[in-house]
RNA sequence: AGGGUUUGAUCCUGGCUCAGGAUGAACGCUGGCGGCGUGCUUAACACAUGCAAGUCGAACGAGAAUCUUUUUGAACAAAGCUUCGGCCGAGUUUAGAAAGAGGACAGUGGCAAACGGGUGAGUAUAACGCAGAUAACCUUCCCUUUGGCGAGGGACAACCCACCGAAAGGUGGGCUAAUACUUCAUGGUAAUAAGUUCUUACGAAGAGAAUUUAUUUAAAGGCUUCGGUCACCAAAGGAUGGGUCUGUGUCCUAUCAGCUUGUUGGUAAGGUAAUGGCUUACCAAGGCUAAGACGGGUAGCCGGGCUAAAAGGUUGGCCGGCCACACUGGAACUGCGACACGGUCCAGACUCCUACGGGAGGCAGCAGUGGGGAAUAUUGCACAAUGGACGAAAGUCUGAUGCAGCGACGCCGCGUGAAGGAUGAAGGCUUUCGAGUCGUAAACUUCUUUUAAGGAAAAGAAAUGUCCGUCUUAUGACGGAAGUGAUCUAUCCUAGAAUAAGCAGUGGCUAAUUACGUGCCAGCAGCCGCGGUAAUACGUAAACUGCGAGCGUUAUCCGGAAUCAUUAGGCGUAAAGGGAGCGUAGGCGUUUUGCCAAGUUCCUGGUGAAAUCUUCGGGCUUAACCCGAAAAUUGCUAGGAAAACUGGUAGAAUUGAGUUAAAGAGGGGAGAGUGGAAUUCCUGGUGGAGCGGUGAAAUGUGUAGAUAUCAGGAAGAAUACCAAUGGCGAAGGCAACUCUCUGGCUUUAAACUGACGCUGAGGCUCGAAAGCGUGGGUAUCGAACGGGAUUAGAGACCCCGGUAGUCCACGCCCUAAACGAUGAAUACUAGAUAUCGGCGGUAACCAAUCCGUCGGUGUCACAGCUAACGCGUUAAGUAUUCCGCCUGGGGACUACGGCCGCAAGGCUAAAACUCAAAGGAAUUGACGGGGACCCGCACAAGCGGUGGAGCAUGUGGUUCAAUUCGAUGCAACGCGAAGAACCUUACCUGGGCUUGACAUGCUAGUGCUACCGGUGGAAACACCGGGUUUUGGGGUAACCCGAACGCUAGUACAGGUGCUGCAUGGUUGUCGUCAGCUCGUGCCGUGAGGUGUUGGCUUAAGUGCCCUAACGAGCGCAACCCCCGCCUUUAGUUAUUGUAUGCUCUUCGGAGUAUGCUCACUGAAGGGACUGCCCGAUAAGGGAGGAAGGAGGGGAUGACGUCAAAUCAUCAUGGCCCUUAUGUCCAGGGCGACACACGUGCUACAAUGGCCAUUAUAACGAGUCUGCGAUACCGCAAGGUGGAGCCAAUCUCUUAAAGAUGGCCUAAGUUCGGAUUGGAGGCUGCAACUCGCCUCCAUGAAGUUGGAAUCGCUAGUAAUCGCGCAUCAGCCAUGGCGCGGUGAAUACGUUCCCGGGUCUUGUACACACCGCCCGUCACACCACGAAAGUCUGUUGUAAUGGAAACGGUCACUAGCUGGCUGUUAAAUUACGACCGGUAAUUGGGGUGAAGUCGUAACAAGGUAGCCGUACGGGAACGUGCGGCUG
Repeated sequence: AGGGUUUGAUCCUGGCUCAGGAUGAACGCUGGCGGCGUGCUUAACACAUGCAAGUCGAACGAGAAUCUUUUUGAACAAAGCUUCGGCCGAGUUUAGAAAGAGGACAGUGGCAAACGGGUGAGUAUAACGCAGAUAACCUUCCCUUUGGCGAGGGACAACCCACCGAAAGGUGGGCUAAUACUUCAUGGUAAUAAGUUCUUACGAAGAGAAUUUAUUUAAAGGCUUCGGUCACCAAAGGAUGGGUCUGUGUCCUAUCAGCUUGUUGGUAAGGUAAUGGCUUACCAAGGCUAAGACGGGUAGCCGGGCUAAAAGGUUGGCCGGCCACACUGGAACUGCGACACGGUCCAGACUCCUACGGGAGGCAGCAGUGGGGAAUAUUGCACAAUGGACGAAAGUCUGAUGCAGCGACGCCGCGUGAAGGAUGAAGGCUUUCGAGUCGUAAACUUCUUUUAAGGAAAAGAAAUGUCCGUCUUAUGACGGAAGUGAUCUAUCCUAGAAUAAGCAGUGGCUAAUUACGUGCCAGCAGCCGCGGUAAUACGUAAACUGCGAGCGUUAUCCGGAAUCAUUAGGCGUAAAGGGAGCGUAGGCGUUUUGCCAAGUUCCUGGUGAAAUCUUCGGGCUUAACCCGAAAAUUGCUAGGAAAACUGGUAGAAUUGAGUUAAAGAGGGGAGAGUGGAAUUCCUGGUGGAGCGGUGAAAUGUGUAGAUAUCAGGAAGAAUACCAAUGGCGAAGGCAACUCUCUGGCUUUAAACUGACGCUGAGGCUCGAAAGCGUGGGUAUCGAACGGGAUUAGAGACCCCGGUAGUCCACGCCCUAAACGAUGAAUACUAGAUAUCGGCGGUAACCAAUCCGUCGGUGUCACAGCUAACGCGUUAAGUAUUCCGCCUGGGGACUACGGCCGCAAGGCUAAAACUCAAAGGAAUUGACGGGGACCCGCACAAGCGGUGGAGCAUGUGGUUCAAUUCGAUGCAACGCGAAGAACCUUACCUGGGCUUGACAUGCUAGUGCUACCGGUGGAAACACCGGGUUUUGGGGUAACCCGAACGCUAGUACAGGUGCUGCAUGGUUGUCGUCAGCUCGUGCCGUGAGGUGUUGGCUUAAGUGCCCUAACGAGCGCAACCCCCGCCUUUAGUUAUUGUAUGCUCUUCGGAGUAUGCUCACUGAAGGGACUGCCCGAUAAGGGAGGAAGGAGGGGAUGACGUCAAAUCAUCAUGGCCCUUAUGUCCAGGGCGACACACGUGCUACAAUGGCCAUUAUAACGAGUCUGCGAUACCGCAAGGUGGAGCCAAUCUCUUAAAGAUGGCCUAAGUUCGGAUUGGAGGCUGCAACUCGCCUCCAUGAAGUUGGAAUCGCUAGUAAUCGCGCAUCAGCCAUGGCGCGGUGAAUACGUUCCCGGGUCUUGUACACACCGCCCGUCACACCACGAAAGUCUGUUGUAAUGGAAACGGUCACUAGCUGGCUGUUAAAUUACGACCGGUAAUUGGGGUGAAGUCGUAACAAGGUAGCCGUACGGGAACGUGCGGCUG
C1' cells in the first nucleotide's frame, strides 16, 4: 500500500468480497511447563445449606462454671515430742462465710451498621462529563483554639412470680444500675427580636465586623502508678464528606408538529440544612417549539478500551469516578448521614412451617443449586500482609482483602534436544522406468540435561504490637530481645535423549502440486467459481506451504471504504437540478474613516482525579507484569494585550441595485370587434354512371341522380403565403386584421436615492396535454364502439363510419422526455463568423457598405475541463455565495400512515426478501425486412435436364439371429467401396483353441521337423500309421556337454475393425482461387484500439497510379512449373507425304522394295507477347502488325483463420475397457431383406426417329513365367479349337460411333420402348441356390415429354456420339477417371433471389439474429400488504377505592391510645390512544435448466421509440391528445 469480481476487450461509475488488527468469547481437532491477568455478555429467573457486621466490662445492672486468698467448724493426719494416757499439728478432704479473679448466654447504654461488597432493571434528564456558583446550605468521627463539666430526681429492661400461645411471640404484677432519661443552676464571640457604629459598594439591596438591651438554650463520667489520661458540653476555625443551583456537551425517529393548567410569573404563607410551584391560597395569562417542543424507540454516564495516518467510527466487560437499584409497589422512623441489600410498617406475587387459630422469608454479598443458554470456576485456606468497624489497649470481627483450586480464555517466556553422519539404506509416493522425492531426515558415532521424575538445603515477604534499655517536660524517637506466615519460591545434587507436536491450507486473490478414487453424483465454496471419465478446486495418500502449544471456524467491532467525503465526493449522458417564478425566516454581502472588542490571534493564572497511552529510567534471570519521573490530556474558565480580517456602532462615498427623461423592437398578457381562403352540410341548375378507397380489395355512397361542375345560403374551427438558424415571455407557452386596457425588456445622455443587494427551507402564485363538474357549442378531426380487409389468429397496423373529447364561460386537477435531461447570482479567462434590436463614427442626395460599441440568438474554435462523448465568454473553464438533490440493481414513481382532490389520482415515502451485478462512454466484430459501391452461370437471356415411368445404385425407415461400421444442410446419400458368391468381413448362428493366428525373452522337459497315407468330421481339428534327421567340441566306442530348430509345460506377454475424432498427431472437406490477413518502426488515443489497409481513379486481384502521419515489410494475388496453340534448330526407328533413281511383280491402272531429298509425325533444346510501337495527361481505352493481344486456352498451386466440421475402421497415438474372451480358427448365413420415402444416374416415351444394307474418318491408352492374342476353322450368337506375332511408334486389343448413300416403317402404345417372365446355352471360378456376367429363342410392362419446385452450362463450351483404362478369376460399371468425333444458342443489363468483398450507419447482439428479450396463464416455494374479527402489552382521562405512613384537627391532654379529615400504593369500572401477535379469505411481489400463449422492445425490430394522460384489450400491449429525440 492494495487485490478479485460487470466486458470479446477498454476506460469510468458502482456495489459485493478478501488480505490487517481486536474480543469477558463460543465451537472443532490437538495439548508439555511456568509467570501475569481474566472468567453468567442469556433469566434484575427462582433459590436448599454455610458464612458475608459487629464491637466496647476502661458506661451499667445482673452474673453460671471455674480459680485464688482469708477465716470458722468437722474429719483424717506426716514429722516431732511423750509420762505411751496422749500432746502438738505441717498437710489433705469437706461444709459455711467474706474478699478477689474470671467472664459464657442474654439485657440497658455508646459507636458502627448510610462504609466496604453486588448488579445495571430503570433512567435521554432530578443522571453523567467539563467549567463555575452557593453572599441560599449541612457536616458524626478527625485537627487547632477558647471556655466549661455545679446541685438534684424519677423510671425502664435484664431478673423474679403468674398467665396465654403449636410456634413466632405476648400479657399482667414486682425489684434495680448507668456515659440511658430528666429538673434546677451557670454561660459566651451561640440562637431569636429590636437598635447603634464601621467596612465593602456609583447607588440601592445585601453582606461582614464591633457593640447595647430583652428572651431562650449545655454537660457524664470511666480508668489511674493520683502526676494524669480517655470521654463529655458550648463556641470559633480547619479538614473531610455531602446537598442545591448555573452554563455547556450528550443516540435514533418529522410516516411524532404542535405541547402545557402547578402549567409560566407574581404576592403571602407553609416546609426544608438550604434556594425554589417544593406545597397551598389569591392574582395575572402566561411558558416551550422547526437551532425540533410534545410523543415513540433504544440506552446507566464518564476516565478510558479497540481500530484508524489523522479526522473519525465503534464500545463502556476487568480497574477507577459518579448515578440508580436491592422480590414488586408505596411509606416513613432512627440518625451527622438512609427514605436504608443482610432495618421497620403496609399492599401484592411467590415459597416454606402450622396443632388451621396463625406465622416465617427475600444471594443484583462469597461459595453453591436448579433453570435458561453456544457459553463462564471451589459449598477451599487465612486474617500473616493491606484496608475497615469497635476498643485506652491486648484484641475481636471482616467471603473487603491476601492467597490457593478449576478453565490454553488472553498476553508473555521456555522446552520437546545438539554436533557429525551418503551405501543417498529400507519403506512410502511418483516415474518419461533412466530415475526423482521424503532426505542428513533415519540408523550409527560423540555430546548436553532446561523441563518432567527423585532427593537435599536455605533465605525472604515483617514491620506494627509486647517486653527491656537510652534519650525526652510530655506525646514520642532510637536501639535490642523473644515471637507472629494462609500462601509461594530462587538454588544445589542424581541418572538418562530420556517425559513432551499439532492444526489449517496448497485454482486465482494467497505462500504452497502430484497420483489414485468419484463422474453435475458425492461434495466444496469468503468472492470469482469447481464437479457431466484424464478434477493442481470434491474424497484419500504422498509431497509442499504457513503458524506452532496451539491451529482453524463462527460471531461481533474498526480498517481497507474518499462507499455520507469537516479534513475529503458528486448531480449534461453513469444515482442525482426542484416544472417555473415571487418572497418569509435563515445564510452570504461594494468602497472609505473613527470607535468597540463578540468572533479571531497572543501572553499569563486555575482546572482538566488516579490508573491508562507515549518517552526516559528502574525491579522481577528475560518478557508479559510492576515501580518512579517527565510529557501529554488538543478542553473549559479567569485576567491582560493586539486591532489586520469578520462582526457591532457612528459618519461619508458611488461602481452594485433602483428612480426620472428621450427613443426603440416585439406571435408578451386580457377583453371587444372584423375579414378572407378552405372543409362539411343545405337549396337550386347542368349532367348521367359510377364515385370513393387500397399493396390489392371490400364495407360505404350513387338512377330516390351521387362524384364532377355552377350559383346561393348556413355553421363551427383554424389562421396558408410572409416564416427564418428570426421575435417575445419566468416557465407552461404565444402567429389573420383592428381597437381598448396592461406587464416586462433594450438603447442613449444626464440628474437623483445611497448598499436599498444575492440566494431562498417552509409559504404563496402560475403551470402543455389528457381528465373532472355545471352550462353552452359541435364544421373538422377523432379514444371507445360498429363494419370491411389483412392474418394461423388480428381485441392492431390499412379502409369506411363514429361517440366522448377537440371549441367557449366559470370552477377543479397539478402532472410530462414540464429537456439545454445543464438551479439562481456575480466576476474573470484567445478569437472567427452569421443574425435580431439600438447607438456612434466614416461617407453621403438617399440607401447599401465599412469601423466601433451595448443587449440578445446561433455556428465553429484556443487554453482549460471531461470516463469518454463532448463543453468551450449563452462553459460542462477559473473562483465566490445561497438553495435543491444523490449514495448498488430489483422489490418501489410501491405498501402503511399523513396532507390535498368531486373523482381519476397527486405529494411525502419505507421494510421484509432477492441478485453480484445493474449502469455510462467509447472500441473491435457480427447482424439489420439500414444506406452506398462492386463481383460471381447469382439473376436475367438461352440450351439441355431433374421432379412423372421402368430399371441401376446409394441413403433413411422398417424387418431380421445378423441385415457389421462410418459419412447427415450447402460441405452425407454411384460417399469410404479403383470390384461383398467363398475370401474380403469387421456382423449373426453353430463347432473348436487358450502363451494363443502373429512378436520377443527366460526356465524346465523332450527330440524332432519337413513330407506321405488312413479313419471320423461341415470344416477347423482330433486320432492312427509311415517317414525323415542339422551342427560344434570331447571320447576308440557307448555316450557326454553345447548350439540351431521344433514340440510340450510354465512365466513375462501377445491380441482387440472394443470406447472416446469433445484427449490427439497426420490427412481431408468448406467458406474460396474469395482478395484478403498481418507485422516492424513512427504517429494519434488514459485505454481497448486506430493509422498504415481509409479517400479519388482503376483492376480478375490490397492489380496499379495519385493524394495522404505515415514509411517499409511479410503471408496471399501475379509470375516462376506442366499441357495445348506458331516458328526455328537438332535427332530419328518400329512412324511418313511427295519426288528422283535402281530392282521386282502387274489385270498395265498400278503395287511392293532399296537409297537420297522433302512433307507430316515423334521427342529434345530454344524463340515468341512485353502495353514493346502509334493516339492519349497517368492508369485505362482504341489501333497496327502478328499464329497468338491485353491473364492466349487449360492445369497444378488454396493466405490468416472459421465450422470442438470429417476420420481412433488407412495409419500412428494418450487414457479407459476385455484376457478359456470384446482375442483367435472353421463351416454356413448376412452385408443383396422390402409396405414405403429421398438423392444420384441409365434407358425411353420416338420420324432431327427406328430397322436393314453399303460406306468414310479418330485420339487417349493397355498387354508375358495365370498377358494382349492375329490369319484360319466350328457355332445363329455368347463362345470354342488353335497359337502366327508382340516385353510393343513394329504384334494384338482395334470393326470407332454419330455421320454419309440407298431402302422400309407413316403417327400407332407402333418395326417406338425395352422392363418382366419362360426356355435353351456360353464363360469365369473348389463353388454361380440365397447372390455373377454374357448369348439365342419367346414374352413385350410402365411410359405419348412429366405438378409445386429445382439443377448444369458463356466456346471447341453446352448438347450429342462412340473409344480406352484402373480395380479385377469373374462381375452386378448405367459408376469413376481419361480420350477424341460432330458441334450450337444467348448475355439488354444489375431492379430483384442467393453467395461474397469494401466503406458507412444503428444495436439492449459477442455461444454474436438459429442472437437477445417482454407480459399473462399453469406449478412449487418464500417474505410482505389488506382483512370480518380475536388476543396480549404499554399508556391517557374520569370515577370508585382506600392499607401503612405522614400532615392537620378534636377530647381535662404533654405523651400513649382513639375519633374525624387531607394526601395516597395496590385493586376495580367506563371511555379512548398506541405498539404488537394471530386469522377464513384476498392482493400484488420475489425466486425456481428444459411448461402454455403470443412476439411488445433492441436493426427503420419489420406500425420509429419513449414520457404524461384517457379509454380499450387473454397477455405482452393498442389507439386518441399533447410533448421529447435518448

A computed fold for a 1526-nucleotide RNA from a bioreactor metagenome, annotated as small-subunit ribosomal RNA. Its Rfam family is "Bacterial small subunit ribosomal RNA". Gene Ontology terms of the family: structural constituent of ribosome and ribosome. RNAcentral holds the sequence, with entries from SILVA. Its mean pLDDT, the model's own confidence on a scale to 100, is 82.